[in-house]
A computed fold for a 164-nucleotide RNA from Paenibacillus roseus, annotated as FMN riboswitch aptamer (RFN element).
The sequence is in RNAcentral, with records from Rfam.
Of the family's consensus pairs, 100% are formed in the model.
Its mean pLDDT, the model's own confidence on a scale to 100, is 76.
Its Rfam family is "FMN riboswitch aptamer (RFN element)". Gene Ontology term of the family: FMN binding. Rfam describes the family as follows. The RFN element is a highly conserved domain that is found frequently in the 5'-untranslated regions of prokaryotic mRNAs that encode for flavin mononucleotide (FMN) biosynthesis and transport proteins. This element is a metabolite-dependent riboswitch that directly binds FMN in the absence of proteins. In Bacillus subtilis, the riboswitch most likely controls gene expression by causing premature transcription termination within the 5' untranslated region of the ribDEAHT operon and precluding access to the ribosome-binding site of ypaA mRNA.The FMN riboswitch structure, reported in present an FMN-bound six-stem junction, adopts a butterfly-like scaffold, stapled together by opposingly directed but nearly identically folded peripheral domains.
This record gives sequence, C1' cells and structure tokens, in this order.
RNA sequence: AGUUCCUUUCGGGGUCGGGUGAAAAUCCCAACCGGCGGUGAUCGCUAAUCAAUUUUUUUGAUGGCGUUAGUCCGUGACCCGUUGUCAUUCUUUUGCUUUUUGAUGACGGUGGAUCUGGUGCAAUUCCAGAACCGACAGUAUAGUCUGGAUGGGAGAAGGGAAAA
Repeated sequence: AGUUCCUUUCGGGGUCGGGUGAAAAUCCCAACCGGCGGUGAUCGCUAAUCAAUUUUUUUGAUGGCGUUAGUCCGUGACCCGUUGUCAUUCUUUUGCUUUUUGAUGACGGUGGAUCUGGUGCAAUUCCAGAACCGACAGUAUAGUCUGGAUGGGAGAAGGGAAAA
C1' cells in the first nucleotide's frame, strides 16, 4: 500500500427585473443552478528518469501529485415490484395454511438532456458559438416555493482490528 470487518465526521445549488390575471417565484418575456465515482490532455505544483543548452541554470520529453464533463460511461435520491427476518393483526385452531399493517435487510425494474467549429497524436471533458435537460405531493400548470426530509444517500476523509 491493497483486502475484509468495525467505527467517527462530512456529504446539493438556484427566479434579479418585467407582462397578463381576482389569484402565478407555477403561464409568458427574462434571470439563475448543476450530487457522487470514472475518463490519457484546461491549469497549477513537483523534479524521479532522459535529452539539449550550459556551468549549474534554463528548456523540452516521459513520469508523479492536485485539479478538470448537468448532456460520454457508471451511480445516488424519488417511484414501482419480488423476497428474507421480526413484530402486529385476521381466519382456522392440535397444527399446517391464509389476511392486514409496520420496522428492517437483500435483489430487480423504471429513470433526463449536445451539437458545430478550433487546437492537438489524443478532448461529446479545453477554447469559441449555438442548443437542450431536470422525481413525487401541494398550489393558477414549479429544476429554483412549501412538504415527505433534523430523513435517505452515491461516496469522501480520518481512526481501529484481523489474516496473508
């Protein structure tokens, strides 16, 4: 350092301004936002290896570390289903079987959106331009308000243990 287990902490942003209307942060114009991991390249740091320059510096190549995509690959929240365990309840009661609800674990399904040009060996990630997307419930139709949610969570960082 890796693996497995235990544990602690952390772990989502956003309607300025205007129009219509009895009423809209929901419609219309316009504004704003972008979870987590991955990916050869913005960029920054480093100086291990090599080369050139040179007289001990500088430059380049390869490498290391950090950083880099809402629309690529995968994944989480929401929703639906199957199933184990425990509790509850119904039916029957010797027992098996059967019904309801809740808690908790495992597994599965559904699930949105990008192109063009430039640079380059290499980019749907960089630069330029033009587009597009966003669970459920409530309410004048909601990515941005309120609510489930002081929840859950992909995962991130730290601590501990075990075996080889």